[in-house]
RNA sequence: UUCAGACAAAGGCAAAGCCACCGAAAGGUGGCGACGCAAAGUCACCGGUCUACAGGGCUUCGGCCCCAGGACAGCGGGACCGCCGGA
Numbered sequence: 001u002u003c004a005g006a007c008a009a010a011g012g013c014a015a016a017g018c019c020a021c022c023g024a025a026a027g028g029u030g031g032c033g034a035c036g037c038a039a040a041g042u043c044a045c046c047g048g049u050c051u052a053c054a055g056g057g058c059u060u061c062g063g064c065c066c067c068a069g070g071a072c073a074g075c076g077g078g079a080c081c082g083c084c085g086g087a
Stems, first nucleotide, its partner, number of pairs: 002087002005084001012037002017032006035074001041080003045077003048072003055066004
């Protein structure tokens, strides 16, 4: 440096759910909690998914539709960085 993660060790993260707060929402942050994870570390670049405040359109005025400048890295790809032992 590359490859794969069988074994071992040190440790790490934390799904659902509940509580508090932020947010229009999706969702996020903190606490409790562990379903899982060898990148479940970082980045919305590509695809995908979720939401639709503002904006636009329609309306029988009840609402409906479109839309990312929002969100998801624990959906896939990609980029960058990294622990351990092994070959």
Background:
c-di-GMP-I riboswitch aptamer from a Gammaproteobacteria bacterium, 87 nucleotides, folded computationally. The organism belongs to Gammaproteobacteria, within Bacteria. The sequence was found by an Rfam model in a public genome assembly. Its mean pLDDT, the model's own confidence on a scale to 100, is 91.